[in-house]
Molecule: small-subunit ribosomal RNA
Organism: uncultured bacterium
RNA sequence: UAGAGUUUGAUCCUGGCUCAGAACGAACGCUGGCGGCGUGCCUAAUACAUGCAAGUCGCACGAGAAAGUCUUCGGAUGAGUAGAGUGGCGCACGGGUGAGUAAUACGUCGGAACGUACCUUUUGGAGGGGGAUAACCACGGGAAACUGUGGCUAAUACCGCAUAACGUAGUGAUACUAAAGGUGGCCUCUAUUUAUAAGCUACCACCAAAAGAUCGGCCGACGUCCCAUUAGCUAGUUGGCAGGGUAAUGGCCUACCAAGGCAUCGAUGGGUAGCUGGUCUGAGAGGAUGAUCAGCCACACUGGAACUGAGACACGGUCCAGACUCCUACGGGAGGCAGCAGUAGGGAAUUUUGCACAAUGGACGAAAGUCUGAUGCAGCAACGCCGCGUGAGUGAAGAAGGCCCUUGGGUUGUAAAGCUCUUUCGGCUGGGAAGAAGGGUAGAUUGGCUAAUAUCCAAUUUACUGGACGGUACCAGAAUAAGAAGCACCGGCUAACUCCGUGCCAGCAGCCGCGGUAAUACGGAGGGUGCAAGCGUUGUUCGGAAUUACUGGGCGUAAAGCGCACGUAGGCGGGUCUACAUGUCGAUUGUGAAAUCCCCGGGCUUAACCUGGGAAUUGCAGUCGAAACGGUAGAUCUUGAAUGCUUGAGAGGAUGGCGGAAUUCCUGGUGUAGUAGUGAAAUACGUAGAUAUCAGGAAGAACACCCGAGGCGAAGGCGGCUAUCUGGUGAUGCAUUGACGCUGAGGUGCGAAAGCGUGGGGAGCAAACAGGAUUAGAUACCCUGGUAGUCCACGCCGUAAACGAUGGAUACUAGAUGUUCGGAGAGUUAACCCUCUGAGUAUCAAAGCUUACGCAUUAAGUAUCCCGCCUGGGGAGUACGGUCGCAAGGCUAAAACUCAAAGGAAUUGACGGGGGCCCGCACAAGCGGUGGAGUAUGUGGUUUAAUUCGAAGCAACGCGCAGAACCUUACCUGGGCUUAACAUCCCAUGACAACCACAGAGAUGUGGCUUUCCCUUCGGGGACAUGGAGAUAGGUGCUGCAUGGCUGUCGUCAGCUCGUGUCGUAAGAUGUUGGGUUAAGUCCCGCAACGAGCGCAACCCCUGUCCUUAGUUACCAUCAUUAAGUUGGGGACUCUAGGGAGACUGCCGGUGUUAAACCGGAGGAAGGCGGGGAUGACGUCAAGUCCUCAUGGCCCUUACGUCCAGGGCUACACACGUACUACAAUGGCGCAGACAAACCGUUGCGAAGCCGCGAGGUGGAGCUAAUCGGAAAAACAGCGUCUCAGUCCGGAUUGAAGUCUGCAACUCGACUUCAUGAAGUUGGAAUCGCUAGUAAUCGCAGAUCAGCACGCUGCGGUGAAUACGUUCCCGGGCCUUGUACACACCGCCCGUCACACCACGAAAGUGAUCAUAACCAGAAGCAGGCACGCUAACUUCGGAGGCAGCCUACCAAGGUUGUGGUUGUAAUUGGGGUGAAGUCGUAACAAGGUAGCCGUAGGGGAACCUGCGGCUGGAUCACCUCCU
Repeated sequence: UAGAGUUUGAUCCUGGCUCAGAACGAACGCUGGCGGCGUGCCUAAUACAUGCAAGUCGCACGAGAAAGUCUUCGGAUGAGUAGAGUGGCGCACGGGUGAGUAAUACGUCGGAACGUACCUUUUGGAGGGGGAUAACCACGGGAAACUGUGGCUAAUACCGCAUAACGUAGUGAUACUAAAGGUGGCCUCUAUUUAUAAGCUACCACCAAAAGAUCGGCCGACGUCCCAUUAGCUAGUUGGCAGGGUAAUGGCCUACCAAGGCAUCGAUGGGUAGCUGGUCUGAGAGGAUGAUCAGCCACACUGGAACUGAGACACGGUCCAGACUCCUACGGGAGGCAGCAGUAGGGAAUUUUGCACAAUGGACGAAAGUCUGAUGCAGCAACGCCGCGUGAGUGAAGAAGGCCCUUGGGUUGUAAAGCUCUUUCGGCUGGGAAGAAGGGUAGAUUGGCUAAUAUCCAAUUUACUGGACGGUACCAGAAUAAGAAGCACCGGCUAACUCCGUGCCAGCAGCCGCGGUAAUACGGAGGGUGCAAGCGUUGUUCGGAAUUACUGGGCGUAAAGCGCACGUAGGCGGGUCUACAUGUCGAUUGUGAAAUCCCCGGGCUUAACCUGGGAAUUGCAGUCGAAACGGUAGAUCUUGAAUGCUUGAGAGGAUGGCGGAAUUCCUGGUGUAGUAGUGAAAUACGUAGAUAUCAGGAAGAACACCCGAGGCGAAGGCGGCUAUCUGGUGAUGCAUUGACGCUGAGGUGCGAAAGCGUGGGGAGCAAACAGGAUUAGAUACCCUGGUAGUCCACGCCGUAAACGAUGGAUACUAGAUGUUCGGAGAGUUAACCCUCUGAGUAUCAAAGCUUACGCAUUAAGUAUCCCGCCUGGGGAGUACGGUCGCAAGGCUAAAACUCAAAGGAAUUGACGGGGGCCCGCACAAGCGGUGGAGUAUGUGGUUUAAUUCGAAGCAACGCGCAGAACCUUACCUGGGCUUAACAUCCCAUGACAACCACAGAGAUGUGGCUUUCCCUUCGGGGACAUGGAGAUAGGUGCUGCAUGGCUGUCGUCAGCUCGUGUCGUAAGAUGUUGGGUUAAGUCCCGCAACGAGCGCAACCCCUGUCCUUAGUUACCAUCAUUAAGUUGGGGACUCUAGGGAGACUGCCGGUGUUAAACCGGAGGAAGGCGGGGAUGACGUCAAGUCCUCAUGGCCCUUACGUCCAGGGCUACACACGUACUACAAUGGCGCAGACAAACCGUUGCGAAGCCGCGAGGUGGAGCUAAUCGGAAAAACAGCGUCUCAGUCCGGAUUGAAGUCUGCAACUCGACUUCAUGAAGUUGGAAUCGCUAGUAAUCGCAGAUCAGCACGCUGCGGUGAAUACGUUCCCGGGCCUUGUACACACCGCCCGUCACACCACGAAAGUGAUCAUAACCAGAAGCAGGCACGCUAACUUCGGAGGCAGCCUACCAAGGUUGUGGUUGUAAUUGGGGUGAAGUCGUAACAAGGUAGCCGUAGGGGAACCUGCGGCUGGAUCACCUCCU
């Protein structure tokens, strides 16, 4: 020392991305009251107009105006002033910038061979001469800049001479080397003499030397960015000697000699960069940075060079070259803002052409003073930090307005208004500082120097002088709440929520992600939150990030152990003793600049800010000390390591020889038609004799059994027998050496398979290839052939899932079991067994570890040492470069771009052409159908003005519809109405309705006739109707993906969960799994579970037996009676409908675990759920329904509402579903005859009778129903006929005539009669139902309904066949397994191709830039040389010296040729990435349908396929092994 979001259905981990914080020389957007203190070109070291930024000294020197004023006009004054010049000092400071520079730099600590103007101290000196020259004057040249010639002159300018040491040189004698005066004062001495200097004196200046201080030059050590895809660099290079040069050391330079020097502890090269104190961040360690302030360095238009000087190779100096700009009379000249302002340009972006030297500091001066864009101040800018204000109190009618609303209200909100109060800041008026000390001038006092009271110096004191900022800070006064608030955000992270608009659009977005009609995520509004004169955004840095891990990470499976060994450097290293003191530790000293940071104080009203003191500066160096540990040196030891002797095991390696079985081929014999091959086939072989079989021969390769999670080896790997050579290793005991050890960057060697080269060999196998199959295709899987290759020798290659996905070494830390090879002991010996002990190898398991899985003395535990490697996924192990290779390729190894994930382990599901167990009319075994025909009906399609709408695999399609002629009706056409067909409220009126007539298709309209009712407190109220206004009605309009309710389906399948406990980090697990059993999660047993709930079962209904109660309308045995249970009677029977009983594995036997249960049996009407029904768990399908109903939102409102007429829903080439009727003799037809159940009936059922061939009509008894009616049951049985035909089957279709219902049967009803008599002779592929009173078959009834039933729902009659069984198909349940699926296999997902965009690589070329090599060239300049020219000082008169000139060396720019690096661009080209739907296939994930993957080779549109070797990170089955 804080975390959060984001990978998943969920979890843990790994891991990246993102956010919250702080900071800034910032910029942009919106906004903006005041003050203080700071800060302000980060870009173009781009170019610069204008002004200013370095001068000063008359106390060094000569010379010396003018304007103006005065004037006596002579002149004076200005004035010895200004300006210029000679000379001195300064200009090397101050100020700017960061281009260059990776070390000639910087930082820290040291060092020796140096310089240092001005300043300080000390010692000594300062004598005597000389010749010039500028200014000036005159005459010239030039446009200008400037300059020439002649002449005059001074100095603290210049030059000799003298003097000369504590200086320099030399061993020494000795030699050599300097100077300058100026100003003021005085007269004691001296000299002239009223005064002065040659004298004295004060101050300043000068010369030589020594020292100090300051500043600087040089050297060393250590530290100081990235790249090794930069590994070798170096010729003055490294050293020496001599010389030169410098202030000084030194290859700094030259000659000679030697051959060195640097480098993996990173030389050389490339890129980038001023360094530091510090600054920002951070808990710290670190990381980033180097604005302002301070120290150092470098630079001054670009490049080069020197001069002067104490100091420069010089920002506002000189010379040269170059580029650029300007002036020009074209001859020639001038310039350098990276000083302060300012301009242009660049840019997202950075200020005034201000005031002043008053303060601080600097230059000059003796001083006054002058100069100073240093500096002090002001101006501009919210650029930053800090402070203040925009009011305070009270105030509920909780005002109005806004917004929301469930319509009640809530909120804005004490907020406002109102009342009371205050006046900071701003504005106005008035006053008004500190910053000033020193200096100077004038005076006074004292002291010093001195001969002196002079002068001068010093100190004290009095007066005067002087402020840019600025009338500023500050103070006072009067007045008024008066002049002063915005910005961002409100889905989560993250504080803050509603409405409207929009409708995957517009847009938002830091990440996750919002938006497709109910958006807290877009835009607006109201409200809220945060900060506040600012607020947000963008950019950058650190943090969070333990996400480079020193503090402080990892590497079995997530990224990560080199394929293995040997070994160099390096790192690390056993016991004891001694010494040293290098690491280490302690003390102390020096340093670590100041500022900053921190602490304690002080000053501005506070703060920021400024300031005093302290601490700190973790560092470096010196000195002293300690000696445990590391190190070094020495000595010693044996346990680490090694060696010898003894002994053992082994597919360890190399070479040679030998062997048998098998395969193929060849020869011969026997023999005949097939063989081979497959899922099935075919290609192939075979009558030219195969296969088969016998004999003989040849060849190559590999070594069955033994053989074992056995052995050996470092790994790769190694297997017949045998010989020779040879490596490693185990054990026991003894002996020897004495730490000789471990690891190991580079390096070296070995290294499966494939592959390559040369030469052999070639039986089998077999990439490629050919053919045959399979297939939609099949460049595959399968088959027949077959070449490289596989084998040998020699040489390459150097890679694999080279794996234990686990580097090597050492030590320690419970056990159990097996096995291999040794040793010891006991059992009397032996086989054998037991105990102990070494070395291997394997399994299980404790502690511990781990995200988990798992590992566990053979560690993935606990520790130490060394090496290798990792840092999100993709791009990519790729490109480029280098290197190795004959090649294939190997090793090394990026970036742009792109994504928010990629991943590991485990969990729950789902799925599997995975496994096990089990069930179901699931299959099988059967029976009957559908699919073919005709018709009915529904749907699709088509058509139409409309053919209303919905339902869509199972689970839509005789479904909503339990019944469309009108109505229904939602659709279409046409005609009407608009508060409405319907509901409530208000007002007015009093009728309305009914009836009649007319118009109209009707709705409707007009007219006529008739006309109120109830209550009353007499005010009115109510009902109904009409008219009116508006609130509203109305909608089968949309959304079933906004919903409620209801329903379907899996499925009447046996499941689905919970509480507590336990286990696990968690998701979750356990329970619910296991062994049995069941129809069942049914029950039993066992068990870290114990219990419970919803489901199952039971309780309910119907039915099957019996009992009981009750007998009317039902029944009738006995007794009467009738045509008749018709009537009396009966209550036995049937039946009805109430209540009970009964069945529970209760009993017996067997099996089973002594259980649950199962099998068999008895009894029983019924037996193991007796049969049937109702009953539908948690959930799934965004399943169905807004057109039953209800309902949110949206939409329509003279219409999408409503009324009416007509039409449509009934169409018809066609396709499908569901049914009916058939195809006939188990039948059709005819005649006569028998037996049900259930249900219905008053708007109804309707009897008998009569009429009609019939539908039906008439009729009306009876019945509100155990009473009457529908009602005839039919199949059936009997008799007759038909005799296998499109029929006496079949009945469609059509014609005619009718019946019934209804306002109305045309579109469009049902039925009847007569006539007609179609298809159809048992139905392809395929497919459906059914397990017993079932299928099949037969009829009956009901709902709906005026009428309409082949549909639906019920009812009974007759009444079978079959089930071996669970391999297979379908569906389901449980357990287990794999998974890359979770929208869950209708999943996921790979590659080519096509299109668009993006970045990158290659590339003929082409451009830029840098470096470098050779050569040419050679300005200025320094040095050297020459001595033709000129020449004041000195001279020994010869010269010396100087100036100019010429030559040489070096050298900048420039030129020519070449090389290398970096970079831009490029026709074309290559792969990569991204993109909503595209094309082709389906490679991977399940055994992914041929297990997958790795290496290698060949092939192919593509994923890929095949060969060889390897791995398990393969399912399943079996074998084997081990454990329990």